This is a predicted structure of a 91-nucleotide RNA (Glycine riboswitch aptamer) from Sphingomonas cremea. The prediction has a mean pLDDT of 77. The sequence is in RNAcentral, with records from Rfam. The source organism's lineage runs through Bacteria, Pseudomonadota, Alphaproteobacteria, Sphingomonadales and Sphingomonas. Rfam family: Glycine riboswitch aptamer. Rfam describes the family as follows. This family represents the bacterial glycine riboswitch. Its family is annotated with glycine biosynthetic process in the Gene Ontology.
[in-house]
RNA sequence: GAGGCGAUCGCGGGAGAGACCCGGCCUUGGCCGGGCGCCGAAGGAGCAACCGCCCCCGGAAUCUCUCAGGCAAAAGGACCGCGCUCGCCUG
Numbered sequence: 001g002a003g004g005c006g007a008u009c010g011c012g013g014g015a016g017a018g019a020c021c022c023g024g025c026c027u028u029g030g031c032c033g034g035g036c037g038c039c040g041a042a043g044g045a046g047c048a049a050c051c052g053c054c055c056c057c058g059g060a061a062u063c064u065c066u067c068a069g070g071c072a073a074a075a076g077g078a079c080c081g082c083g084c085u086c087g088c089c090u091g
Stems, first nucleotide, its partner, number of pairs: 002090006009083005018036001020035006037071003043067001044065003050059003
C1' cells in the first nucleotide's frame, strides 16, 4: 500500500396491516382510556432448519409467537448499497 471480515456513525432505498368504533380532555391539531379487527422487518422469546467439527458443547434464522412495537402522514424500520473511522485477518 491492496484485499477481506466485523462494529459505530453519515447518506440513499426500504414492506405489511382500521385516517376503525366509543368515552373523556382540549388550544378542535391532537392527547388519554376502553373495545374489537389486523401486521411482522425495532427489540424480545421459542422450535431447531442451518453452521462450527463426528459426538459433547457452542452459535443460531427473513421460520414460529405476538410480550413489546406497529396499522393516514411524520417518526421508527429487518435488510441492501455507498462512504469515513476503528479493530482483526490474509498473500